[in-house]
Molecule: transfer RNA
Organism: archaeon
RNA sequence: GGGCGCGUGGCCUAGCCUGGAUAGGGCGGCGGCCUCCUAAGCCGCAAGCCGUGGGUUCGAAUCCCACCGCGUCCGCCA
Numbered sequence: 001g002g003g004c005g006c007g008u009g010g011c012c013u014a015g016c017c018u019g020g021a022u023a024g025g026g027c028g029g030c031g032g033c034c035u036c037c038u039a040a041g042c043c044g045c046a047a048g049c050c051g052u053g054g055g056u057u058c059g060a061a062u063c064c065c066a067c068c069g070c071g072u073c074c075g076c077c078a
Stems, first nucleotide, its partner, number of pairs: 001074007010027004020058001029045005051067005
């Protein structure tokens, strides 16, 4: 330098192919219920510019382009 894959709350992850209204789940956190207490269990709450910017569209996490970061493979120089 080139190819491919990935990027979504503090952490992990589904959704992307085939666009549709308030982005779903688990762990963790906070509050409550229960309990003599704790754990477990149950209920509720908070937490997301969906990597960044642009484009297409009535409408983009999803499609297109560029860039950034990470991983991996290949190549070049020495």